A computed fold for a 476-nucleotide part of an RNA from a metagenome, annotated as small-subunit ribosomal RNA, 3' major domain. The full RNA is in RNAcentral, with records from SILVA. The coordinates come from a structure-prediction model, not an experiment, and the mean pLDDT is 84.

Context: one part of a larger RNA
RNA sequence: UGACGGGGGCCCGCACAAGCGGUGGAGCAUGUGGUUUAAUUCGACGCAACGCGAAGAACCUUACCUACUCUUGACAUCCAGGGAACUUGGCAGAGAUGCCUUGGUGCCUUCGGGAGCUCUGAGACAGGUGCUGCAUGGCUGUCGUCAGCUCGUGUCGUGAGAUGUUGGGUUAAGUCCCGUAACGAGCGCAACCCUUGUCCUUAUUUGCCAGCACUUCGGGUGGGCACUCUAGGGAGACUGCCGGUGACAAACCGGAGGAAGGUGGGGACGACGUCAAGUCAUCAUGGCCCUUACGAGUAGGGCUACACACGUGCUACAAUGGGUCAUACAAAGGGUCGCAACCUCGCGAGAGUGAGCUAAUCCCAUAAAAUGCCUCGUAGUCCGGAUUGGAGUCUGCAACUCGACUCCAUGAAGUCGGAAUCGCUAGUAAUCGUGAAUCAGAAUGUCACGGUGAAUACGUUCCCGGGCCUUGUACA
Numbered sequence: 001u002g003a004c005g006g007g008g009g010c011c012c013g014c015a016c017a018a019g020c021g022g023u024g025g026a027g028c029a030u031g032u033g034g035u036u037u038a039a040u041u042c043g044a045c046g047c048a049a050c051g052c053g054a055a056g057a058a059c060c061u062u063a064c065c066u067a068c069u070c071u072u073g074a075c076a077u078c079c080a081g082g083g084a085a086c087u088u089g090g091c092a093g094a095g096a097u098g099c100c101u102u103g104g105u106g107c108c109u110u111c112g113g114g115a116g117c118u119c120u121g122a123g124a125c126a127g128g129u130g131c132u133g134c135a136u137g138g139c140u141g142u143c144g145u146c147a148g149c150u151c152g153u154g155u156c157g158u159g160a161g162a163u164g165u166u167g168g169g170u171u172a173a174g175u176c177c178c179g180u181a182a183c184g185a186g187c188g189c190a191a192c193c194c195u196u197g198u199c200c201u202u203a204u205u206u207g208c209c210a211g212c213a214c215u216u217c218g219g220g221u222g223g224g225c226a227c228u229c230u231a232g233g234g235a236g237a238c239u240g241c242c243g244g245u246g247a248c249a250a251a252c253c254g255g256a257g258g259a260a261g262g263u264g265g266g267g268a269c270g271a272c273g274u275c276a277a278g279u280c281a282u283c284a285u286g287g288c289c290c291u292u293a294c295g296a297g298u299a300g301g302g303c304u305a306c307a308c309a310c311g312u313g314c315u316a317c318a319a320u321g322g323g324u325c326a327u328a329c330a331a332a333g334g335g336u337c338g339c340a341a342c343c344u345c346g347c348g349a350g351a352g353u354g355a356g357c358u359a360a361u362c363c364c365a366u367a368a369a370a371u372g373c374c375u376c377g378u379a380g381u382c383c384g385g386a387u388u389g390g391a392g393u394c395u396g397c398a399a400c401u402c403g404a405c406u407c408c409a410u411g412a413a414g415u416c417g418g419a420a421u422c423g424c425u426a427g428u429a430a431u432c433g434u435g436a437a438u439c440a441g442a443a444u445g446u447c448a449c450g451g452u453g454a455a456u457a458c459g460u461u462c463c464c465g466g467g468c469c470u471u472g473u474a475c476a
Stems, first nucleotide, its partner, number of pairs: 001476002003473003007470007015460002019424005026315008034306002042053002064301007073125001077124002079121005086103001089100004107114002127290002130288003136284002138279003141275001143273001148187006154163003167178003193267004198235006207225003212222003238261001241255005317417001321376003325372002333364003338357002343352003383414001388409007430452007
C1' cells in the first nucleotide's frame, strides 16, 4: 500500500421488511448429470453451466458410430500432356462409384496458340470441428451503470509511499459548494444519440371525413386536407419563478404555471481492473500431432436411448371457473422461390380454384381476456387433459427408428404442494391474446407487440451484495 475481521461509523440496492404471484408435490415439454450404447459428437459447471452455443438434429445439418470406397485428394496455386464445355441412354451397386454408349465440335486468334471448363500424370503441397483458451488475437460474461480509477507539476517522507481523492454539507453520481499544501488535468458520472409523452409548422396519398352533394349506405363516389395518422423541421423543462430551511453556498422541502418537475418514462452507452472466468468448434493464430489417414466421399444408424437425480418452463387441480350462442375494442410485424381473399367441397386438419398485392392500397387477419343470455352446483365432476387404439391432413426424394396438425374413442396423475426457494415498486406484478426471426416441415423456447390492470414499502435491527472513512492483523 492492499486484502481480510462473527471490529467501529456513515450510506445505498426488490438486500431485508410490507405486499402480490410463483417454484419445490402432479402430468408433459426442454436442458443437464448419471447410466446404457457400435455411437449416444463436442463445448458450457456456484452466483456469472443446465429452454446455454442451437434464430429451429427425419436426409442434409453432423463434427459421432458401422459398413463400403478414394489417396495430389471434396477445396487452392504451380508444371507437363490430352480433350471444347456440355449432354443422351443402358448395366452392376445401398449409394459413392465403375463399365459401356448417344449427340456435340463453341469463343478469341498475329494460325504459333490463348481464355474458360474438364481428364490423366509427377511432386511441391492441400486437408484436419485433432491437442493446448495455462502460448495468443479478437469477441463475450461478471463484480456493475457500482462511483470509482489515475496522471503532470509542487510539497511531505531515508524509502516503500503519502498528499491531491481526506474534512463540513449535499447528490443518483469523485454531483456540486465550502474549507484545505496543494494547483490543475485525463478515463469514468452527467449531457450530446434513439424512442415515448404536449404543441406549432411543412407535406396530403395508399391515410383521414368536419362541412357540401350523390349514394347500391360501404369514405363507396365527387370534393376537401379541417381533424386523425404518417414523417421531416421546430418549440418545450432550465430548480427558470415564488415561499421556507440552509453557511450570504451547494442543495433540500412546499407551491404556481404547465402535456410533462426536479435524471419526466424507456433504450443504446459498461472507467482502471478482477476471476490464468468463457471461447483454438464463428473467425484468426504460435507450438505440437495425423498425412493410403486423426484427411475426403457415400449409405444406414446415432445426437431423440432410460431403474434414476437436478435446473428451466407449459398445463392444471376449478365456480373470480368450465361449456353453448351472441357481440365490442388493439399494437407491432411479415409477404413475389411469397402472402393469398371471395367462392365450392370436407365435422375438421385441409383440398380445389385463384381475384388482389413488389404493399399506409391487397393478403396473413376472426385479436383474446372483457361484455350479455343460458347451463353446470362442489363431484375426481360438463374440472383436468396425460396415455393408448382407430381413421386422416400437410410438408418433404423420404415421416419406421424420429415431424406437426385434425377427427372419433379412451379419460391417467392431480383437490394448491415438506424443508427450502424465486421474481416484481407502476402502466410495474399478475393475466389475455398477437406477430416475427430461424424455417420445406417442425415452439410450452427466444425476441417483440399491444389489451385488462393491482397490492405494499412502518422502517434499516437483522440476511446478502456494494461504496467511503477509520481500526486490528503472526496474511500478500
Overview: It matches the Rfam family "Bacterial small subunit ribosomal RNA". Rfam links the family to the GO terms structural constituent of ribosome and ribosome.